The RNA shown here (c-di-AMP riboswitch aptamer (ydaO/yuaA leader)) has 152 nucleotides and comes from Catenulispora sp.
Its mean pLDDT, the model's own confidence on a scale to 100, is 79.
The organism belongs to Catenulispora, within Bacteria.
Rfam family: c-di-AMP riboswitch aptamer (ydaO/yuaA leader). From the family's description: This family represents a conserved RNA structure found upstream of the ydaO and yuaA genes in Bacillus subtilis and related genes in other bacteria. The ydaO/yuaA element is thought to act as a genetic 'off' switch for the ydaO and yuaA genes in its native state. It is believed that the element may be triggered during osmotic shock leading to activation of ydaO, a predicted amino acid transporter gene, and members of the yuaA-yubG operon which code for KtrA and KtrB K+ transporters.
[in-house]
RNA sequence: CCGUCACGGACGCCGAAUCCCAAAAACGCGCAAAGCGCCGGACGGGAACCGGGGACCCACGUCCCAAUGGGGUGAAUCCGCUUACGAAGUGGUAGAGCAACCUCUUUUGCUCGAACCCGUCAGCUAACCCGGUAGGCGGUCAAAGAGGAAGA
Numbered sequence: 001c002c003g004u005c006a007c008g009g010a011c012g013c014c015g016a017a018u019c020c021c022a023a024a025a026a027c028g029c030g031c032a033a034a035g036c037g038c039c040g041g042a043c044g045g046g047a048a049c050c051g052g053g054g055a056c057c058c059a060c061g062u063c064c065c066a067a068u069g070g071g072g073u074g075a076a077u078c079c080g081c082u083u084a085c086g087a088a089g090u091g092g093u094a095g096a097g098c099a100a101c102c103u104c105u106u107u108u109g110c111u112c113g114a115a116c117c118c119g120u121c122a123g124c125u126a127a128c129c130c131g132g133u134a135g136g137c138g139g140u141c142a143a144a145g146a147g148g149a150a151g152a
């Protein structure tokens, strides 16, 4: 000097998943110390954001056959190829995200295109009712236009 790993802080990204009030205990820290103070934070409350249920109106509404009922969160749907026609793999795709002051538009580049839940039940839906506020990550110094913000 370069690379890798671990810990702490700051900053940033996906996501609704943040902020405020008060605060038990343990651990830890400070004081010579009984104890006091700090840290910490279960339970609780509020704000904000997100999701579900839920009228009139509107929508659906018939017959037959088949089938793996139907529905929700989410960008994550759909169509091929391969295949012992299963799994897996693979190529696309509706759609979604990032590139570091923010938003919009365009271009360029790089990615995702999953997973889970309800339990036979739910269209929309005012009032009203119920629930969630997790988890997972770490890039380069992309470019142009417009409007802002900040700073000098």
Base pairs, nucleotide, nucleotide: 011138012137013136014135018047019046020045021044028038029037030036031035048133049132050131051130052129053128058123069121070118071117072116073115078092079091080090081089095112096111097110098109099108101148102147103146104145105144106143107142